[in-house]
RNA sequence: AGAGCUCAAAAGACAACCGCUGGUUUUCAGAGGAAAGUCCGGGCAGCACAGGGUAUGGUAGUCGCUAACGGCGACCGUCCGAAAGGAUAGGGAAAGUACCACAGAGACAAAACCGCCAUUAUGGCAAGGGUGAAAAGAGUGGGGCAAGAGCCCACAGUAAUAGAUAGCGAUGUCUAUUAGAGGCAAACCCUACCAGCUGCAAGGAGUGCUAGAUACCUCGUCCCGAGGAUGCACGCUUACCGCUUGAACCCUAGAGCAAUUUAGGGUCUAGAUAGAUGGUUGUCCAUCAGACUUUGGUCUGAUGACAGAACCCGGCUUACUGAGAGCGUAAUAA
Numbered sequence: 001a002g003a004g005c006u007c008a009a010a011a012g013a014c015a016a017c018c019g020c021u022g023g024u025u026u027u028c029a030g031a032g033g034a035a036a037g038u039c040c041g042g043g044c045a046g047c048a049c050a051g052g053g054u055a056u057g058g059u060a061g062u063c064g065c066u067a068a069c070g071g072c073g074a075c076c077g078u079c080c081g082a083a084a085g086g087a088u089a090g091g092g093a094a095a096g097u098a099c100c101a102c103a104g105a106g107a108c109a110a111a112a113c114c115g116c117c118a119u120u121a122u123g124g125c126a127a128g129g130g131u132g133a134a135a136a137g138a139g140u141g142g143g144g145c146a147a148g149a150g151c152c153c154a155c156a157g158u159a160a161u162a163g164a165u166a167g168c169g170a171u172g173u174c175u176a177u178u179a180g181a182g183g184c185a186a187a188c189c190c191u192a193c194c195a196g197c198u199g200c201a202a203g204g205a206g207u208g209c210u211a212g213a214u215a216c217c218u219c220g221u222c223c224c225g226a227g228g229a230u231g232c233a234c235g236c237u238u239a240c241c242g243c244u245u246g247a248a249c250c251c252u253a254g255a256g257c258a259a260u261u262u263a264g265g266g267u268c269u270a271g272a273u274a275g276a277u278g279g280u281u282g283u284c285c286a287u288c289a290g291a292c293u294u295u296g297g298u299c300u301g302a303u304g305a306c307a308g309a310a311c312c313c314g315g316c317u318u319a320c321u322g323a324g325a326g327c328g329u330a331a332u333a334a
Stems, first nucleotide, its partner, number of pairs: 001332001002329001004327004012284007020030004032306001036317002039315005044199004051224003056195005061075005076090001077088004091190002096188002099183002113129002115125004139155005158179009203241002206234004215230001216228004248267008285304008
């Protein structure tokens, strides 16, 4: 140098003219970082004054953050990578059931294919070889044996239990004892925690009288429970509201490894309804190509991604461009 990893600004800018929408009306504002997907969580509205169970669904290392989350941050463990970094399928297999294709003799109430030893109508073996992701599961060395095997011994390793120690903790290290240990729960299952339903196409319009039950209807699969004129009379349906001041944004300082939070100061930034937020011209910016050049630059042309609010907000995922900053160095070149 190169390919690698992580973070990340910006998403063309300004002016004039014309056009559209809203408003505090001669002036101000007007589509994003994802507005997308509708995958999560809420705010808000209704059932309804509100529940208790069950079923069902979701989450799952530890400690924190947040309104909350299946989200975010840091850390621990495991795996990938040379590394920077990345992933997370992370509670329980020592309760039960199920599954482990093909190959292979045999895959958990699983074995004798090749082979080793003894014998010669057979018996012993599971160390060696083969198949396989995995083969009596956990190895190496020695003893022992007819030949072998944790059968025995030493060292080592795995798991569990106990103690000590560091840490808030997950967990790590050391010592001792024991030997019940194939994988798999993103299989059923068990444990712990969480969850009412419907949704802006929600909802805003009811009032009075009569009747009233164990019927009927609604709240959710169901049970308990709760609510209700379902009849009559009047009213209402368009329009309009909900509809944009928000768990809002920006700056400074403090705390914290960080996510975030506290205090002070400042700003008001679309509200459409068949659906506005645009068009033209000029200048500038960025990239690419060509020409010229005093190598400072000048001129000409082209291009400027993904994409379009609809009640609002916090996340995740997907699409697309990457100014700039930092980190790493196995293979390659100098």
Molecule: Bacterial RNase P class A